[in-house]
Molecule: c-di-GMP-I riboswitch aptamer
Organism: Gemmatimonadota bacterium
RNA sequence: GCCCGAUAAGAGCACACCCGGAGUGAUCCGGGGCCGCAAAACUAGAGGUCUACUGGACGCGGCCAAGGCAUCCCUUGGCAGCCCCCCAGCAGAUAGCUCGGUGCCGAA
Numbered sequence: 001g002c003c004c005g006a007u008a009a010g011a012g013c014a015c016a017c018c019c020g021g022a023g024u025g026a027u028c029c030g031g032g033g034c035c036g037c038a039a040a041a042c043u044a045g046a047g048g049u050c051u052a053c054u055g056g057a058c059g060c061g062g063c064c065a066a067g068g069c070a071u072c073c074c075u076u077g078g079c080a081g082c083c084c085c086c087c088a089g090c091a092g093a094u095a096g097c098u099c100g101g102u103g104c105c106g107a108a
Base pairs, nucleotide, nucleotide: 004106005105012037013036017032018031019030020029021028022027035096041102042101043100045099046098047097048094049093050092051091053089054088055087056086059082060081062079063078064077065076066075067074068073
């Protein structure tokens, strides 16, 4: 130096949750807290996941027009809306999701 990862030593960080703050949101920051972590140190390059926006597809009823048997009802076209389950694009988030990059400690 490389591989590797100990009931190591000195340390470090801090899940959930609570309080305050920022954000449309995912989430982040500070304080408390301490599930855990051989990098749970840093890094958004690749993938995954999540959020917002846009477009598309599907479904639902409402309104208008035309047509048909005409009380209901059906078909076609148009309009805005709901559902937001799916697809794509774009922007953001997540490193305590995986890989990668930089890089801390040092036994066998």